[in-house]
c-di-GMP-I riboswitch aptamer from a Desulfobacteraceae bacterium, 87 nucleotides, folded computationally. Lineage of the source: Bacteria > Thermodesulfobacteriota > Desulfobacteria > Desulfobacterales > Desulfobacteraceae. The coordinates come from a structure-prediction model, not an experiment, and the mean pLDDT is 86. The sequence was found by an Rfam model in a public genome assembly.
RNA sequence: AUUCGAUAAGGGCAACUCUGUUGAAAGACGGAGGCGCAAAACCACGGGUCCAAUACCGACACAGGUUAGGAUAGCCGGGUUGCCGAA
Repeated sequence: AUUCGAUAAGGGCAACUCUGUUGAAAGACGGAGGCGCAAAACCACGGGUCCAAUACCGACACAGGUUAGGAUAGCCGGGUUGCCGAA
RNA backbone atom coordinates (compact mmCIF):
# COMPACT_ATOMS: atom_id res chain seq x y z
P A A 1 -0.80 3.77 3.62
O5' A A 1 -0.92 2.82 2.33
C5' A A 1 -0.70 3.35 1.02
C4' A A 1 -0.69 2.24 0.00
C3' A A 1 -1.93 1.36 0.00
O3' A A 1 -2.98 1.91 -0.76
C1' A A 1 0.00 0.00 0.00
P U A 2 -4.51 1.59 -0.40
O5' U A 2 -4.72 0.11 -0.92
C5' U A 2 -4.65 -0.20 -2.30
C4' U A 2 -4.67 -1.70 -2.52
C3' U A 2 -5.86 -2.43 -1.90
O3' U A 2 -7.01 -2.35 -2.70
C1' U A 2 -3.87 -3.59 -1.40
P U A 3 -8.48 -2.33 -2.00
O5' U A 3 -8.70 -3.84 -1.55
C5' U A 3 -8.84 -4.88 -2.51
C4' U A 3 -8.71 -6.24 -1.87
C3' U A 3 -9.70 -6.53 -0.75
O3' U A 3 -10.97 -6.92 -1.24
C1' U A 3 -7.54 -7.17 -0.05
P C A 4 -12.29 -6.59 -0.37
O5' C A 4 -12.20 -7.58 0.87
C5' C A 4 -12.32 -8.99 0.68
C4' C A 4 -11.86 -9.74 1.92
C3' C A 4 -12.69 -9.51 3.17
O3' C A 4 -13.85 -10.30 3.19
C1' C A 4 -10.40 -9.36 3.71
P G A 5 -15.16 -9.83 4.02
O5' G A 5 -14.74 -10.05 5.54
C5' G A 5 -14.50 -11.37 6.03
C4' G A 5 -14.18 -11.33 7.51
C3' G A 5 -15.34 -10.86 8.37
O3' G A 5 -15.37 -11.60 9.60
C1' G A 5 -13.45 -9.48 8.73
P A A 6 -16.52 -12.74 9.76
O5' A A 6 -15.85 -13.90 10.64
C5' A A 6 -15.15 -14.90 10.00
C4' A A 6 -14.30 -15.72 10.96
C3' A A 6 -14.07 -15.17 12.37
O3' A A 6 -15.11 -15.55 13.26
C1' A A 6 -12.01 -15.75 11.41
P U A 7 -15.44 -14.68 14.57
O5' U A 7 -14.09 -14.69 15.40
C5' U A 7 -13.68 -15.86 16.09
C4' U A 7 -12.34 -15.63 16.76
C3' U A 7 -12.30 -14.50 17.77
O3' U A 7 -12.84 -14.88 19.02
C1' U A 7 -10.40 -14.38 16.37
P A A 8 -13.64 -13.82 19.90
O5' A A 8 -12.46 -12.89 20.45
C5' A A 8 -11.49 -13.43 21.33
C4' A A 8 -10.40 -12.43 21.60
C3' A A 8 -10.87 -11.07 22.11
O3' A A 8 -11.17 -11.10 23.49
C1' A A 8 -9.21 -10.77 20.46
P A A 9 -12.23 -10.05 24.09
O5' A A 9 -11.37 -8.70 24.19
C5' A A 9 -10.25 -8.63 25.06
C4' A A 9 -9.49 -7.35 24.86
C3' A A 9 -10.33 -6.08 24.97
O3' A A 9 -10.54 -5.70 26.31
C1' A A 9 -8.97 -5.96 23.05
P G A 10 -11.87 -4.94 26.71
O5' G A 10 -11.57 -3.43 26.27
C5' G A 10 -10.51 -2.71 26.87
C4' G A 10 -10.16 -1.48 26.06
C3' G A 10 -11.32 -0.53 25.81
O3' G A 10 -11.57 0.32 26.92
C1' G A 10 -10.14 -0.88 23.80
P G A 11 -13.07 0.30 27.56
O5' G A 11 -13.76 1.53 26.80
C5' G A 11 -14.74 1.30 25.81
C4' G A 11 -14.36 2.05 24.56
C3' G A 11 -15.52 2.57 23.74
O3' G A 11 -16.03 3.80 24.25
C1' G A 11 -14.04 1.43 22.34
P G A 12 -17.61 4.07 24.12
O5' G A 12 -17.79 4.33 22.56
C5' G A 12 -17.11 5.40 21.91
C4' G A 12 -17.40 5.40 20.43
C3' G A 12 -18.87 5.48 20.07
O3' G A 12 -19.37 6.81 20.17
C1' G A 12 -17.84 3.82 18.77
P C A 13 -20.89 7.01 20.69
O5' C A 13 -21.79 6.69 19.43
C5' C A 13 -21.59 7.37 18.20
C4' C A 13 -22.27 6.65 17.07
C3' C A 13 -23.77 6.45 17.25
O3' C A 13 -24.49 7.61 16.88
C1' C A 13 -22.77 4.44 16.50
P A A 14 -25.80 8.01 17.71
O5' A A 14 -26.82 6.83 17.39
C5' A A 14 -27.24 6.58 16.05
C4' A A 14 -28.06 5.32 16.01
C3' A A 14 -29.36 5.42 16.80
O3' A A 14 -30.47 4.95 16.07
C1' A A 14 -28.04 3.58 17.59
P A A 15 -31.89 5.65 16.20
O5' A A 15 -32.84 4.64 15.41
C5' A A 15 -32.71 4.48 14.01
C4' A A 15 -33.40 3.20 13.58
C3' A A 15 -34.82 3.03 14.09
O3' A A 15 -35.75 3.68 13.24
C1' A A 15 -33.60 1.07 14.53
P C A 16 -36.95 4.51 13.86
O5' C A 16 -37.84 3.41 14.62
C5' C A 16 -38.55 2.42 13.88
C4' C A 16 -39.15 1.40 14.83
C3' C A 16 -39.99 1.97 15.95
O3' C A 16 -41.30 2.27 15.56
C1' C A 16 -38.48 0.39 16.83
P U A 17 -42.01 3.60 16.08
O5' U A 17 -42.10 3.38 17.66
C5' U A 17 -42.92 2.36 18.22
C4' U A 17 -42.69 2.24 19.71
C3' U A 17 -42.84 3.53 20.49
O3' U A 17 -44.20 3.84 20.76
C1' U A 17 -40.85 2.46 21.16
P C A 18 -44.69 5.35 20.84
O5' C A 18 -44.12 5.85 22.24
C5' C A 18 -44.59 5.27 23.44
C4' C A 18 -43.81 5.79 24.63
C3' C A 18 -43.70 7.30 24.74
O3' C A 18 -44.87 7.90 25.26
C1' C A 18 -41.58 6.34 25.13
P U A 19 -45.32 9.33 24.71
O5' U A 19 -44.18 10.31 25.24
C5' U A 19 -44.02 10.54 26.63
C4' U A 19 -42.74 11.31 26.91
C3' U A 19 -42.61 12.65 26.21
O3' U A 19 -43.37 13.67 26.84
C1' U A 19 -40.58 11.47 26.01
P G A 20 -44.01 14.83 25.94
O5' G A 20 -42.81 15.86 25.82
C5' G A 20 -42.41 16.63 26.95
C4' G A 20 -41.11 17.37 26.68
C3' G A 20 -41.12 18.31 25.49
O3' G A 20 -41.72 19.55 25.78
C1' G A 20 -39.18 16.99 25.41
P U A 21 -42.46 20.38 24.59
O5' U A 21 -41.25 20.89 23.67
C5' U A 21 -40.32 21.84 24.17
C4' U A 21 -39.16 22.03 23.21
C3' U A 21 -39.54 22.49 21.81
O3' U A 21 -39.81 23.88 21.74
C1' U A 21 -37.97 20.73 21.67
P U A 22 -40.94 24.38 20.67
O5' U A 22 -40.27 24.08 19.26
C5' U A 22 -39.10 24.77 18.83
C4' U A 22 -38.55 24.17 17.56
C3' U A 22 -39.49 24.18 16.37
O3' U A 22 -39.55 25.45 15.74
C1' U A 22 -38.46 22.07 16.54
P G A 23 -40.96 25.91 15.11
O5' G A 23 -41.08 25.06 13.78
C5' G A 23 -40.19 25.29 12.71
C4' G A 23 -40.37 24.24 11.64
C3' G A 23 -41.80 24.04 11.15
O3' G A 23 -42.21 25.06 10.24
C1' G A 23 -40.78 21.95 11.51
P A A 24 -43.71 25.63 10.36
O5' A A 24 -44.66 24.39 10.12
C5' A A 24 -46.06 24.48 10.35
C4' A A 24 -46.81 23.60 9.39
C3' A A 24 -46.31 22.15 9.33
O3' A A 24 -46.98 21.36 10.28
C1' A A 24 -46.46 23.04 7.14
P A A 25 -46.14 20.27 11.19
O5' A A 25 -45.92 19.04 10.19
C5' A A 25 -47.02 18.23 9.79
C4' A A 25 -46.70 17.52 8.50
C3' A A 25 -45.56 16.51 8.57
O3' A A 25 -46.02 15.24 8.99
C1' A A 25 -45.24 17.94 6.71
P A A 26 -45.02 14.22 9.77
O5' A A 26 -43.96 13.77 8.67
C5' A A 26 -44.29 12.77 7.70
C4' A A 26 -43.23 12.72 6.62
C3' A A 26 -41.83 12.36 7.09
O3' A A 26 -41.64 10.97 7.21
C1' A A 26 -41.71 14.27 5.72
P G A 27 -41.03 10.35 8.60
O5' G A 27 -39.84 11.33 9.01
C5' G A 27 -38.53 11.15 8.49
C4' G A 27 -37.81 12.48 8.43
C3' G A 27 -36.86 12.79 9.57
O3' G A 27 -35.60 12.15 9.44
C1' G A 27 -38.19 14.68 9.14
P A A 28 -34.74 11.77 10.76
O5' A A 28 -34.24 13.19 11.29
C5' A A 28 -33.31 13.95 10.54
C4' A A 28 -33.05 15.29 11.21
C3' A A 28 -32.52 15.19 12.63
O3' A A 28 -31.12 15.00 12.65
C1' A A 28 -34.31 16.72 12.57
P C A 29 -30.47 14.04 13.79
O5' C A 29 -30.51 14.96 15.10
C5' C A 29 -29.78 16.17 15.15
C4' C A 29 -30.18 16.99 16.36
C3' C A 29 -30.14 16.26 17.70
O3' C A 29 -28.84 16.12 18.23
C1' C A 29 -32.15 17.45 17.53
P G A 30 -28.50 14.81 19.14
O5' G A 30 -29.22 15.14 20.53
C5' G A 30 -28.74 16.20 21.34
C4' G A 30 -29.59 16.37 22.58
C3' G A 30 -29.79 15.12 23.43
O3' G A 30 -28.66 14.79 24.22
C1' G A 30 -31.83 16.26 23.21
P G A 31 -28.39 13.21 24.57
O5' G A 31 -29.58 12.82 25.57
C5' G A 31 -29.62 13.38 26.88
C4' G A 31 -30.81 12.85 27.64
C3' G A 31 -30.95 11.34 27.69
O3' G A 31 -30.08 10.73 28.64
C1' G A 31 -33.03 12.28 27.19
P A A 32 -29.49 9.22 28.35
O5' A A 32 -30.77 8.28 28.51
C5' A A 32 -31.35 8.08 29.80
C4' A A 32 -32.64 7.30 29.70
C3' A A 32 -32.52 5.89 29.13
O3' A A 32 -32.07 4.96 30.10
C1' A A 32 -34.36 6.99 28.14
P G A 33 -31.00 3.80 29.66
O5' G A 33 -31.76 2.94 28.55
C5' G A 33 -32.92 2.17 28.87
C4' G A 33 -33.57 1.67 27.60
C3' G A 33 -32.67 0.77 26.75
O3' G A 33 -32.84 -0.59 27.15
C1' G A 33 -33.64 2.48 25.40
P G A 34 -31.58 -1.60 27.16
O5' G A 34 -31.42 -2.08 25.66
C5' G A 34 -32.52 -2.69 24.98
C4' G A 34 -32.29 -2.65 23.49
C3' G A 34 -31.13 -3.51 23.01
O3' G A 34 -31.41 -3.99 21.69
C1' G A 34 -30.68 -1.24 22.55
P C A 35 -31.76 -5.54 21.46
O5' C A 35 -32.04 -5.62 19.89
C5' C A 35 -33.32 -6.00 19.40
C4' C A 35 -33.46 -5.61 17.94
C3' C A 35 -32.29 -6.00 17.04
O3' C A 35 -32.34 -7.38 16.70
C1' C A 35 -32.98 -3.80 16.54
P G A 36 -30.97 -8.19 16.35
O5' G A 36 -30.66 -7.76 14.85
C5' G A 36 -29.34 -7.52 14.40
C4' G A 36 -29.28 -6.18 13.70
C3' G A 36 -27.89 -5.78 13.23
O3' G A 36 -27.59 -6.33 11.97
C1' G A 36 -28.85 -3.99 14.43
P C A 37 -26.05 -6.79 11.64
O5' C A 37 -25.29 -5.39 11.47
C5' C A 37 -25.63 -4.52 10.40
C4' C A 37 -24.83 -3.25 10.50
C3' C A 37 -23.32 -3.41 10.49
O3' C A 37 -22.83 -3.55 9.17
C1' C A 37 -23.97 -1.88 12.17
P A A 38 -21.77 -4.76 8.84
O5' A A 38 -20.41 -3.97 8.56
C5' A A 38 -19.70 -3.34 9.59
C4' A A 38 -18.54 -2.56 9.06
C3' A A 38 -17.48 -3.42 8.36
O3' A A 38 -16.74 -2.59 7.47
C1' A A 38 -16.59 -2.52 10.34
P A A 39 -17.03 -2.52 5.91
O5' A A 39 -16.57 -1.00 5.77
C5' A A 39 -17.52 0.03 5.57
C4' A A 39 -18.06 0.50 6.90
C3' A A 39 -19.34 1.32 6.76
O3' A A 39 -20.14 1.10 7.91
C1' A A 39 -17.72 2.60 7.84
P A A 40 -21.71 0.88 7.70
O5' A A 40 -22.38 1.82 8.79
C5' A A 40 -22.38 3.26 8.64
C4' A A 40 -23.11 3.92 9.79
C3' A A 40 -22.68 3.44 11.16
O3' A A 40 -22.86 4.49 12.11
C1' A A 40 -24.89 2.71 10.73
P A A 41 -21.66 5.28 12.72
O5' A A 41 -21.01 5.97 11.45
C5' A A 41 -21.47 7.21 10.98
C4' A A 41 -20.31 8.22 10.99
C3' A A 41 -20.47 9.31 9.96
O3' A A 41 -21.21 10.40 10.48
C1' A A 41 -18.35 8.31 9.70
P C A 42 -22.40 11.05 9.56
O5' C A 42 -21.57 11.90 8.49
C5' C A 42 -20.72 12.96 8.91
C4' C A 42 -19.88 13.45 7.75
C3' C A 42 -20.66 13.79 6.49
O3' C A 42 -21.26 15.07 6.55
C1' C A 42 -18.79 12.48 5.92
P C A 43 -22.62 15.33 5.74
O5' C A 43 -22.19 15.30 4.21
C5' C A 43 -21.32 16.30 3.70
C4' C A 43 -21.09 16.09 2.21
C3' C A 43 -22.35 15.98 1.38
O3' C A 43 -22.86 17.27 1.08
C1' C A 43 -20.82 14.29 0.74
P A A 44 -24.44 17.51 1.02
O5' A A 44 -24.87 16.73 -0.29
C5' A A 44 -26.00 17.20 -1.02
C4' A A 44 -26.18 16.32 -2.23
C3' A A 44 -27.40 16.69 -3.07
O3' A A 44 -27.18 16.30 -4.42
C1' A A 44 -27.74 14.58 -2.04
P C A 45 -26.44 17.33 -5.42
O5' C A 45 -25.31 16.42 -6.07
C5' C A 45 -24.66 16.83 -7.25
C4' C A 45 -24.22 15.63 -8.06
C3' C A 45 -25.34 14.64 -8.37
O3' C A 45 -26.11 15.04 -9.48
C1' C A 45 -23.44 13.47 -7.58
P G A 46 -27.65 14.56 -9.60
O5' G A 46 -27.56 13.04 -10.02
C5' G A 46 -27.13 12.68 -11.33
C4' G A 46 -27.28 11.19 -11.55
C3' G A 46 -28.62 10.61 -11.16
O3' G A 46 -29.61 10.80 -12.15
C1' G A 46 -26.93 9.27 -10.24
P G A 47 -31.15 11.07 -11.67
O5' G A 47 -31.61 9.65 -11.11
C5' G A 47 -31.79 8.56 -12.01
C4' G A 47 -31.97 7.25 -11.26
C3' G A 47 -33.18 7.16 -10.34
O3' G A 47 -34.40 6.99 -11.02
C1' G A 47 -31.30 6.24 -9.27
P G A 48 -35.74 7.63 -10.39
O5' G A 48 -35.96 6.85 -9.03
C5' G A 48 -36.34 5.48 -9.04
C4' G A 48 -36.30 4.88 -7.65
C3' G A 48 -37.33 5.41 -6.67
O3' G A 48 -38.62 4.86 -6.90
C1' G A 48 -35.24 5.22 -5.59
P U A 49 -39.92 5.77 -6.67
O5' U A 49 -40.02 5.91 -5.09
C5' U A 49 -40.22 4.76 -4.27
C4' U A 49 -39.95 5.09 -2.82
C3' U A 49 -40.78 6.24 -2.25
O3' U A 49 -42.09 5.84 -1.89
C1' U A 49 -38.53 6.52 -1.63
P C A 50 -43.28 6.88 -2.00
O5' C A 50 -43.05 7.84 -0.74
C5' C A 50 -43.13 7.31 0.58
C4' C A 50 -42.73 8.36 1.59
C3' C A 50 -43.48 9.67 1.50
O3' C A 50 -44.75 9.60 2.10
C1' C A 50 -41.17 10.10 1.73
P C A 51 -45.97 10.41 1.46
O5' C A 51 -45.68 11.91 1.90
C5' C A 51 -45.60 12.25 3.28
C4' C A 51 -44.99 13.62 3.44
C3' C A 51 -45.73 14.74 2.73
O3' C A 51 -46.81 15.21 3.50
C1' C A 51 -43.40 14.94 2.36
P A A 52 -48.17 15.67 2.79
O5' A A 52 -47.74 16.99 2.01
C5' A A 52 -47.32 18.13 2.74
C4' A A 52 -46.83 19.22 1.80
C3' A A 52 -47.92 19.77 0.88
O3' A A 52 -47.91 21.19 0.92
C1' A A 52 -45.98 19.18 -0.34
P A A 53 -49.23 21.96 1.36
O5' A A 53 -48.65 23.40 1.77
C5' A A 53 -48.62 23.80 3.12
C4' A A 53 -47.44 24.73 3.38
C3' A A 53 -47.26 25.84 2.34
O3' A A 53 -48.07 26.96 2.64
C1' A A 53 -45.20 24.75 2.71
P U A 54 -48.82 27.72 1.41
O5' U A 54 -47.64 28.18 0.44
C5' U A 54 -46.74 29.20 0.83
C4' U A 54 -45.63 29.35 -0.20
C3' U A 54 -46.10 29.57 -1.62
O3' U A 54 -46.38 30.94 -1.87
C1' U A 54 -44.48 27.87 -1.61
P A A 55 -47.66 31.31 -2.78
O5' A A 55 -47.21 30.81 -4.23
C5' A A 55 -46.14 31.45 -4.92
C4' A A 55 -45.76 30.65 -6.16
C3' A A 55 -46.92 30.33 -7.11
O3' A A 55 -47.20 31.42 -7.98
C1' A A 55 -45.70 28.38 -6.70
P C A 56 -48.73 31.68 -8.41
O5' C A 56 -49.03 30.50 -9.44
C5' C A 56 -48.31 30.41 -10.66
C4' C A 56 -48.53 29.08 -11.33
C3' C A 56 -49.97 28.70 -11.61
O3' C A 56 -50.49 29.34 -12.75
C1' C A 56 -48.87 26.86 -10.67
P C A 57 -52.07 29.70 -12.79
O5' C A 57 -52.76 28.26 -12.97
C5' C A 57 -52.56 27.52 -14.17
C4' C A 57 -53.17 26.14 -14.06
C3' C A 57 -54.65 26.09 -13.74
O3' C A 57 -55.45 26.34 -14.87
C1' C A 57 -53.51 24.51 -12.42
P G A 58 -56.85 27.15 -14.65
O5' G A 58 -57.70 26.22 -13.70
C5' G A 58 -58.20 24.96 -14.16
C4' G A 58 -58.77 24.17 -13.01
C3' G A 58 -59.93 24.82 -12.28
O3' G A 58 -61.15 24.57 -12.95
C1' G A 58 -58.35 24.05 -10.71
P A A 59 -62.42 25.49 -12.65
O5' A A 59 -61.85 26.93 -12.28
C5' A A 59 -61.29 27.79 -13.28
C4' A A 59 -61.64 29.24 -12.98
C3' A A 59 -61.18 29.74 -11.63
O3' A A 59 -60.51 30.99 -11.77
C1' A A 59 -63.55 29.97 -11.84
P C A 60 -59.17 31.27 -11.02
O5' C A 60 -59.53 32.07 -9.69
C5' C A 60 -58.52 32.78 -9.00
C4' C A 60 -59.15 33.62 -7.90
C3' C A 60 -59.76 32.81 -6.77
O3' C A 60 -58.81 32.62 -5.75
C1' C A 60 -61.28 34.50 -7.51
P A A 61 -58.76 31.26 -4.84
O5' A A 61 -60.20 31.28 -4.14
C5' A A 61 -60.41 31.99 -2.92
C4' A A 61 -61.54 31.36 -2.14
C3' A A 61 -61.40 29.87 -1.90
O3' A A 61 -60.62 29.61 -0.74
C1' A A 61 -63.54 30.31 -2.77
P C A 62 -59.64 28.34 -0.71
O5' C A 62 -60.63 27.10 -0.66
C5' C A 62 -61.47 26.89 0.48
C4' C A 62 -62.37 25.70 0.26
C3' C A 62 -61.69 24.40 -0.15
O3' C A 62 -61.07 23.75 0.96
C1' C A 62 -63.61 24.72 -1.46
P A A 63 -59.75 22.84 0.73
O5' A A 63 -60.31 21.59 -0.07
C5' A A 63 -61.17 20.65 0.57
C4' A A 63 -61.72 19.66 -0.43
C3' A A 63 -60.68 18.87 -1.22
O3' A A 63 -60.13 17.81 -0.46
C1' A A 63 -62.35 19.65 -2.68
P G A 64 -58.52 17.53 -0.51
O5' G A 64 -58.25 17.27 -2.06
C5' G A 64 -58.79 16.12 -2.71
C4' G A 64 -58.66 16.24 -4.21
C3' G A 64 -57.24 16.30 -4.74
O3' G A 64 -56.64 15.02 -4.82
C1' G A 64 -58.53 17.99 -5.77
P G A 65 -55.04 14.88 -4.66
O5' G A 65 -54.49 15.43 -6.06
C5' G A 65 -54.80 14.74 -7.27
C4' G A 65 -54.28 15.50 -8.47
C3' G A 65 -52.79 15.78 -8.46
O3' G A 65 -52.04 14.66 -8.91
C1' G A 65 -53.95 17.76 -9.02
P U A 66 -50.58 14.40 -8.28
O5' U A 66 -49.65 15.50 -8.97
C5' U A 66 -49.43 15.47 -10.37
C4' U A 66 -48.73 16.74 -10.83
C3' U A 66 -47.41 17.05 -10.15
O3' U A 66 -46.33 16.32 -10.70
C1' U A 66 -48.74 19.00 -10.24
P U A 67 -45.10 15.88 -9.73
O5' U A 67 -44.45 17.28 -9.30
C5' U A 67 -43.78 18.09 -10.25
C4' U A 67 -43.44 19.44 -9.66
C3' U A 67 -42.51 19.41 -8.47
O3' U A 67 -41.15 19.32 -8.87
C1' U A 67 -44.33 20.88 -8.05
P A A 68 -40.11 18.51 -7.93
O5' A A 68 -39.67 19.58 -6.85
C5' A A 68 -39.09 20.83 -7.24
C4' A A 68 -38.12 21.31 -6.17
C3' A A 68 -36.91 20.38 -5.95
O3' A A 68 -35.80 21.20 -5.55
C1' A A 68 -38.09 20.62 -3.95
P G A 69 -34.78 21.72 -6.65
O5' G A 69 -34.37 23.15 -6.08
C5' G A 69 -33.28 23.31 -5.22
C4' G A 69 -33.67 24.02 -3.94
C3' G A 69 -34.40 23.14 -2.93
O3' G A 69 -33.92 23.44 -1.63
C1' G A 69 -35.72 25.03 -3.44
P G A 70 -33.27 22.27 -0.75
O5' G A 70 -34.46 21.76 0.17
C5' G A 70 -34.94 22.57 1.23
C4' G A 70 -35.88 21.78 2.13
C3' G A 70 -35.30 20.46 2.65
O3' G A 70 -34.47 20.65 3.78
C1' G A 70 -37.47 20.10 1.81
P A A 71 -33.20 19.67 3.99
O5' A A 71 -33.83 18.23 4.20
C5' A A 71 -34.54 17.93 5.39
C4' A A 71 -35.17 16.56 5.33
C3' A A 71 -34.22 15.39 5.18
O3' A A 71 -33.59 15.07 6.41
C1' A A 71 -36.09 15.09 3.78
P U A 72 -32.07 14.45 6.38
O5' U A 72 -32.28 12.95 5.94
C5' U A 72 -33.06 12.06 6.72
C4' U A 72 -33.33 10.79 5.95
C3' U A 72 -32.09 10.05 5.47
O3' U A 72 -31.56 9.23 6.51
C1' U A 72 -33.69 10.18 3.73
P A A 73 -30.01 9.38 6.96
O5' A A 73 -29.18 9.02 5.66
C5' A A 73 -29.29 7.74 5.05
C4' A A 73 -27.94 7.27 4.54
C3' A A 73 -26.85 7.23 5.61
O3' A A 73 -26.10 6.04 5.48
C1' A A 73 -26.14 8.53 3.76
P G A 74 -25.78 5.16 6.78
O5' G A 74 -27.13 4.36 7.08
C5' G A 74 -27.55 3.31 6.23
C4' G A 74 -28.91 2.82 6.66
C3' G A 74 -29.99 3.88 6.70
O3' G A 74 -31.21 3.31 6.26
C1' G A 74 -29.84 2.83 8.79
P C A 75 -31.95 3.90 4.97
O5' C A 75 -31.59 2.84 3.83
C5' C A 75 -32.19 1.55 3.82
C4' C A 75 -32.35 1.08 2.39
C3' C A 75 -31.08 1.11 1.56
O3' C A 75 -30.23 0.01 1.79
C1' C A 75 -32.83 2.11 0.36
P C A 76 -28.63 0.16 1.59
O5' C A 76 -28.42 0.19 0.01
C5' C A 76 -28.77 -0.95 -0.77
C4' C A 76 -28.67 -0.63 -2.24
C3' C A 76 -27.33 -0.09 -2.71
O3' C A 76 -26.34 -1.09 -2.85
C1' C A 76 -29.05 1.21 -3.66
P G A 77 -24.78 -0.71 -2.63
O5' G A 77 -24.44 0.22 -3.89
C5' G A 77 -24.40 -0.34 -5.19
C4' G A 77 -24.26 0.74 -6.25
C3' G A 77 -23.00 1.59 -6.17
O3' G A 77 -21.85 0.94 -6.68
C1' G A 77 -24.87 2.97 -6.56
P G A 78 -20.42 1.23 -5.98
O5' G A 78 -20.13 2.77 -6.31
C5' G A 78 -19.90 3.20 -7.65
C4' G A 78 -19.81 4.70 -7.73
C3' G A 78 -18.74 5.34 -6.85
O3' G A 78 -17.44 5.25 -7.43
C1' G A 78 -20.75 6.53 -6.59
P G A 79 -16.16 5.12 -6.45
O5' G A 79 -15.99 6.58 -5.85
C5' G A 79 -15.70 7.67 -6.70
C4' G A 79 -15.77 8.98 -5.94
C3' G A 79 -14.87 9.06 -4.70
O3' G A 79 -13.53 9.36 -5.03
C1' G A 79 -17.02 9.84 -4.15
P U A 80 -12.33 8.73 -4.12
O5' U A 80 -12.44 9.57 -2.76
C5' U A 80 -12.19 10.97 -2.75
C4' U A 80 -12.42 11.54 -1.37
C3' U A 80 -11.68 10.85 -0.24
O3' U A 80 -10.32 11.21 -0.16
C1' U A 80 -13.91 11.22 0.40
P U A 81 -9.26 10.11 0.37
O5' U A 81 -9.57 10.00 1.93
C5' U A 81 -9.23 11.06 2.80
C4' U A 81 -9.90 10.91 4.15
C3' U A 81 -9.45 9.73 5.00
O3' U A 81 -8.20 9.94 5.63
C1' U A 81 -11.79 9.90 5.08
P G A 82 -7.29 8.67 5.94
O5' G A 82 -8.08 7.92 7.10
C5' G A 82 -8.21 8.51 8.38
C4' G A 82 -9.12 7.69 9.26
C3' G A 82 -8.64 6.28 9.56
O3' G A 82 -7.67 6.25 10.59
C1' G A 82 -10.92 6.23 8.99
P C A 83 -6.80 4.90 10.83
O5' C A 83 -7.60 4.19 12.02
C5' C A 83 -7.73 4.83 13.27
C4' C A 83 -8.31 3.89 14.30
C3' C A 83 -7.66 2.52 14.37
O3' C A 83 -6.47 2.53 15.12
C1' C A 83 -10.01 2.28 14.39
P C A 84 -5.29 1.51 14.73
O5' C A 84 -5.84 0.08 15.16
C5' C A 84 -6.04 -0.23 16.53
C4' C A 84 -6.70 -1.58 16.67
C3' C A 84 -6.03 -2.73 15.93
O3' C A 84 -4.91 -3.24 16.63
C1' C A 84 -8.33 -2.79 15.49
P G A 85 -3.68 -3.87 15.79
O5' G A 85 -4.24 -5.24 15.20
C5' G A 85 -4.61 -6.30 16.09
C4' G A 85 -5.39 -7.36 15.36
C3' G A 85 -4.68 -8.03 14.20
O3' G A 85 -3.79 -9.04 14.63
C1' G A 85 -6.86 -7.44 13.54
P A A 86 -2.53 -9.46 13.72
O5' A A 86 -3.18 -10.25 12.49
C5' A A 86 -3.81 -11.51 12.70
C4' A A 86 -4.44 -12.01 11.42
C3' A A 86 -3.49 -12.12 10.24
O3' A A 86 -2.74 -13.33 10.28
C1' A A 86 -5.47 -11.03 9.56
P A A 87 -1.28 -13.39 9.59
O5' A A 87 -1.58 -13.41 8.01
C5' A A 87 -2.26 -14.51 7.42
C4' A A 87 -2.63 -14.19 6.00
C3' A A 87 -1.47 -13.76 5.10
O3' A A 87 -0.73 -14.85 4.61
C1' A A 87 -3.29 -12.27 4.81